[in-house]
RNA sequence: AGAGCCGGCCAGGCAAUCGCGUUUCCGCCUUGAGGGUGGAAAGGAGGAAAGUCCGGGCUCCACAGGGCAGGGUGCCAGGUAAUUCCUGGGGGGCGUGAGCCUACGGAAAGUGCAACAGAAAAUAUACCGCCUGCUACGGCAGGUAAGGGUGAAAUGGUGCGGUAAGAGCGCACCGCGCAACUGGUAACAGAUUGCGGCAUGGGAAACCCCACCUGGAGCAAGACCAAAUAGGAAGGCGAAAUCGUGGCCCGCGAUGUCUUCGGGUAGGUCGCUUGAGGAUGCUGGUAACAGUGAUCCCAGAUGAAUGGUUGCCCACGACAGAACCCGGCUUACCGGCCGGCUCUCACU
Numbered sequence: 001a002g003a004g005c006c007g008g009c010c011a012g013g014c015a016a017u018c019g020c021g022u023u024u025c026c027g028c029c030u031u032g033a034g035g036g037u038g039g040a041a042a043g044g045a046g047g048a049a050a051g052u053c054c055g056g057g058c059u060c061c062a063c064a065g066g067g068c069a070g071g072g073u074g075c076c077a078g079g080u081a082a083u084u085c086c087u088g089g090g091g092g093g094c095g096u097g098a099g100c101c102u103a104c105g106g107a108a109a110g111u112g113c114a115a116c117a118g119a120a121a122a123u124a125u126a127c128c129g130c131c132u133g134c135u136a137c138g139g140c141a142g143g144u145a146a147g148g149g150u151g152a153a154a155u156g157g158u159g160c161g162g163u164a165a166g167a168g169c170g171c172a173c174c175g176c177g178c179a180a181c182u183g184g185u186a187a188c189a190g191a192u193u194g195c196g197g198c199a200u201g202g203g204a205a206a207c208c209c210c211a212c213c214u215g216g217a218g219c220a221a222g223a224c225c226a227a228a229u230a231g232g233a234a235g236g237c238g239a240a241a242u243c244g245u246g247g248c249c250c251g252c253g254a255u256g257u258c259u260u261c262g263g264g265u266a267g268g269u270c271g272c273u274u275g276a277g278g279a280u281g282c283u284g285g286u287a288a289c290a291g292u293g294a295u296c297c298c299a300g301a302u303g304a305a306u307g308g309u310u311g312c313c314c315a316c317g318a319c320a321g322a323a324c325c326c327g328g329c330u331u332a333c334c335g336g337c338c339g340g341c342u343c344u345c346a347c348u
Base pairs, nucleotide, nucleotide: 001344002343003342004341005340006339007338008337009336010335012313013312014311015310016309017308018307020044022042023041024040025039026038027037028036029035030034046319050330051329053328054327055326056325057324058218059217060216061215070214071213072212073211074210075089076088077087078086079085090104091102092101093100094099105209106208110207111206113202127148128147129144130143131142132141133140134139156174157173158172159171160170161169175198176196177195178194179193180192181190182189183188222270223269224268225267232261233260234259235258236257237256241255242254243253244252245251277296278295280293281292282291283290284289314317
């Protein structure tokens, strides 16, 4: 100098002015809860507020206990309120490397699947070839799986021996499986030892089996206050009238009126933002994270605010906007800055 890898940060800036909605204080008007209006001060979107894919808090409903079904997770250890997340580690794959990816239990319980090609895609099997025997010389029968050929995938590899030709048929080394030993909390590892000639190939993000986990709905959850109108319940009054019951009277009931109560609509209030909170110092830990000291308060709307204009500057400004709250994941994104590291080339 070039090409890369990993992590973190910023998201146009400054000033003036006019608005919008929130909180507190003050003044005025009004009132049924409460509201309207003027002034002052403070503060007013994000790294993803998004997708709603996971997990939790909170709320309501359901719930003796156990099981089935359904759903989810699937190497090990740790972190956490919890997770399918995060951190560290192991195995496997990719890259010269810094690093990156990984759905990573079981195929010897069972069922099913594999286009084309090929003899054969799994109860196994033999097209060419090789070897032996027979032959009416065209072939036929048997042996073999070394060599050729097909395929994404073909029954361990190399060498020596062996044989009619061959073959783990035998042996050595490598690989594989099992057991022990050693190291490690564990996953797992070992050019440590022994045993087994090797035993039924692939695929479980096919069904399935095994182990573990698992109630449902969501802030339009839910709680409280509460008009007007209509209807309901209880009690009191009942002078007169009307109706029902009855042949008639009394009586009883209804219509009437007053009081009280409850459900509930409009509307209003709470839930609502002080929280597993932020930034910071110290301590423990490889880290995720935890403990502790001091400090800060940082949107809370409900037809729903967070904007407009002007001036100056620059690298000329992307993706996009809260709606109960947090922890993650995923996706979108103009550009810029900082730190650590790798490879190649050149020079000293």
This is a predicted structure of a 348-nucleotide RNA (Bacterial RNase P class A) from a Lysobacterales bacterium. A source record names the gene rnpB. The RNAcentral record of the sequence draws on ENA. It matches the Rfam family "Bacterial RNase P class A". It is annotated as a ribozyme. About the family: Ribonuclease P (RNase P) is a ubiquitous endoribonuclease, found in archaea, bacteria and eukarya as well as chloroplasts and mitochondria. The same sequence occurs in records of 2 taxa.